[in-house]
RNA sequence: CUACUAUAAAGAGUGCGUGAGGGAGUAAGCCCUAUGAUCGCACACCAACCUACCAAAAGGCAAGGUGGUAAAGCUUAACCGAUGGUGU
Numbered sequence: 001c002u003a004c005u006a007u008a009a010a011g012a013g014u015g016c017g018u019g020a021g022g023g024a025g026u027a028a029g030c031c032c033u034a035u036g037a038u039c040g041c042a043c044a045c046c047a048a049c050c051u052a053c054c055a056a057a058a059g060g061c062a063a064g065g066u067g068g069u070a071a072a073g074c075u076u077a078a079c080c081g082a083u084g085g086u087g088u
Base pairs, nucleotide, nucleotide: 003086004085005084006083007082013043014042015041016040017039021032022031023030026077027076028075029074044069045068046067047066049065050064051063053060054059073080
C1' cells in the first nucleotide's frame, strides 16, 4: 500500500464523580436523554479475533492482548473512519 477478517444482525452493566446534550461526519429519518446525555474512574460481565494452555481432531479454556456491554458502526443515500488480526 492493497486485500480479507473481527469489533459489526447474537451476547453482556452497575456504582461513584461530572451535568446537557448524545447516537463519528453530510442529508433525510428515527431514537435515547434531568427516572441523568456525555466524559472519566472502579469493579463486573459478554464475545472468542490473536497469543498461551489442553486436545489426534472436532473442539475446549478465559490467563495476557484486542473489541464490546440501547437500537445492525441505529436506519437509508453516496461516501468514509477507527482499533485488533491475517496475507502480500

This is a predicted structure of an 88-nucleotide RNA (SAM riboswitch aptamer (S box leader)) from Eubacterium sp. The prediction has a mean pLDDT of 78. It matches the Rfam family "SAM riboswitch aptamer (S box leader)". Rfam's curators write: The SAM riboswitch is found upstream of a number of genes which code for proteins involved in methionine or cysteine biosynthesis in Gram-positive bacteria. Lineage of the source: Bacteria > Bacillota > Clostridia > Eubacteriaceae > Eubacterium. Of the family's consensus pairs, 95% are formed in the model.